[in-house]
């Protein structure tokens, strides 16, 4: 130096252009004498710019991180 893959609440993921989904973790509350399970509420997320479209996680383009290969 070149090429490939990946990047979403604190973690872990789902989404094949239409207001992001579950899990888990965490708040309040029920339940229990009291803790554990358990149930209801809520909180919290698309790596960054930038382009295409009415509309972009999604599709292009630079870039940034991670891993893999090649040299």
């Nucleotide at each position: 130096g070149c090429g490939c893959a990946u990047c979403u609440g604190g973690u872990g993921u789902a989404a094949u252009g239409g207001u992001a989904u579950c899990a888990u973790a965490g708040u309040a509350c029920c339940c229990u004498c009291c803790c554990a399970c358990g149930g209801u509420u809520c909180u919290a997320a698309u790596c960054a710019g930038g382009g295409u479209u009415c509309g972009a996680u999604u599709c292009c383009c630079u870039g940034g991180a991670u891993g893999c290969g090649c040299a």
Predicted 3D model of a 71-nucleotide RNA (transfer RNA) from Arabidopsis lyrata subsp. lyrata.
The RNAcentral record of the sequence draws on Rfam.
Its Rfam family is "tRNA". Rfam classes the family as a transfer RNA.
Model confidence (mean pLDDT): 83 of 100.